Context: one part of a larger RNA
Molecule: large-subunit ribosomal RNA, domain IV
Organism: metagenome
C1' cells in the first nucleotide's frame, strides 16, 4: 500500500451525477392509524407502549376425563395457560443469533407475469378487456413440387389475422390520393376462335415479258373473346391527412367580428415548456439563505391530440424524478484496531 471487517469526539449529506455504500429500522403482544379508493384496499400506514427473574400460585380459566352415582352430577391425574399484585438485578431483559427504515409529490406502465443464457429487467414484450377484417367446413389461415398434415376429431359463443391494451369519461372532421368492398352500362384488353387479303411453289396459257386454277407452305385484316385497368359508388378502431394572408372594439393591448386565397377536409373534446418546447435556466407561484432539476399554473403547441388511442385513475413496481424525517466515516478529515495479502527469510 491492497482486500475484508470493527470502533470513532463535534457536526450530520456539508459527499456525490445521485445518500452510491454504510448506518438505522427489525421478532412477538397491546394501543392506535390519514388523504384517497374500483369499498377489496391503502395497513405492518404513520405513531406509541410492553417483553427478564422470584413469589402470591399447582393463579383464574380452558382441554382431557379416572373414580363414585340409576341419572343429574362429581371432578383425581395429566396438559395448556392469560391477566393482576409484590419483590430482585443490570447500562441494557425478543440481553447473543436470525428478523421492514418511513413519509410526501409527480412521470410511465393498470395489475401477477415475460425478456437481451454472458454489459440493459425497463416506460420494452405479454396480459384480461376493446375493436376491425377473413372464414359455412374438403372453412379461412399455415407447412408441404405432391401425397398428406396443422387448424380440429373443432363448426361463427368457433378458428385465423391486424391494431389497441384493466377500469372510468370518451374516441371529432376529411373518401381527393392509396388499399379494400360492391357495381356492371360504356372504353381498353390475352390466349383462343375467325378467316378478308397477301406471298412462295406450278399444272396450264403465252413468241416473250408475264399471267396463273387446285393443292401444299408462309403470313394474316375485320369481327367474337374473361378477369384486370379506366369508370360509378361505399368504406377511417383501413394506409393516411386534419391551412394561409389582411383588417376591425371610445387608453393601450387583444380581437368575439369582417374580407380574401387555397383545400378532400382545415385539429373537435381533452391535455400542453410535456419521456414531446428549438428559442429556454420561457413567465408567475411554491419549496431553499441560494433551485438549468422538481411541483402547481399560464399557453406564443419550432414540432400534443383522440384504439401507431386522448385524458384521468385506487392498487401494484429490485422502475424513473423531486422533497422531507430518521440514521449514519458519504463528507468536514481524518484516526485507531483486527484478520488476510503485499515485504524479508526459507
Nucleotide at each position: 500500500c491492497c482486500c475484508u471487517c470493527g470502533u470513532u469526539a463535534a457536526g450530520g449529506a456539508a459527499c456525490u451525477c445521485g445518500g452510491c455504500a454504510a448506518a438505522a429500522u427489525g421478532a412477538c403482544c397491546c394501543c392506535g392509524u390519514a388523504a384517497c379508493u374500483u369499498c377489496g384496499g391503502g395497513a405492518g400506514a404513520a405513531g406509541g407502549g410492553g417483553u427478564g427473574c422470584u413469589c402470591c400460585g399447582u393463579u383464574a380459566u380452558c382441554g382431557u376425563g379416572a373414580u363414585a352415582g340409576a341419572a343429574a352430577u362429581u371432578g383425581a391425574g395429566c396438559g395448556a395457560g392469560a391477566g393482576g399484585g409484590a419483590g430482585c438485578c443490570g447500562c441494557a431483559g425478543u440481553g447473543a443469533u436470525c428478523a421492514g427504515g418511513c413519509c410526501c409529490a409527480g412521470g410511465c406502465g393498470a395489475c401477477u407475469g415475460u425478456u437481451u443464457a454472458g454489459c440493459a429487467a425497463a416506460a420494452a414484450c405479454a396480459c384480461a378487456g376493446g375493436u376491425c377484417u377473413c372464414u359455412g367446413c374438403c372453412a379461412a389461415a399455415c407447412c408441404g413440387a405432391a401425397a398428406g398434415g396443422u387448424g380440429a376429431a373443432g363448426u361463427a359463443u368457433a378458428g385465423a389475422g391486424g391494431c389497441u391494451g384493466a377500469c372510468g369519461c370518451c374516441u371529432g372532421c376529411c373518401c381527393g390520393g392509396u388499399g379494400c368492398c360492391g357495381g356492371a352500362a360504356g372504353g381498353u384488353u390475352a390466349a383462343g376462335g375467325g378467316g378478308a387479303g397477301a406471298a412462295g411453289u406450278u399444272a396450264g396459257c403465252g413468241c416473250a415479258a408475264g399471267c396463273g386454277a387446285a393443292g401444299c407452305u408462309u403470313u394474316g385484316a375485320a369481327c367474337c373473346g374473361a378477369a384486370g385497368c379506366c369508370c360509378c359508388g361505399g368504406u377511417g378502431a383501413a394506409c393516411g391527412g386534419c391551412g394561409g394572408c389582411c383588417g376591425u372594439a371610445a387608453c393601450u393591448a387583444u380581437a368575439a367580428c369582417g374580407g380574401u386565397c387555397c383545400u378532400a377536409a382545415g385539429g373537435u373534446a381533452g391535455c400542453g415548456a410535456a419521456a414531446u418546447u428549438c428559442c429556454u435556466u420561457g413567465u408567475c407561484u411554491g419549496g431553499u439563505a441560494a433551485g438549468u432539476u422538481c411541483a402547481g399554473a399560464c399557453c406564443c403547441g419550432c414540432a400534443c391530440g383522440a384504439a401507431a388511442g386522448g385524458c384521468g385513475u385506487a392498487a401494484c413496481g429490485a422502475u424513473c424524478u423531486g422533497g422531507g424525517c430518521g440514521c449514519u466515516g458519504u463528507c468536514u478529515c481524518g484516526a485507531c484496531g483486527a484478520g488476510g495479502g503485499g515485504c524479508u527469510c526459507g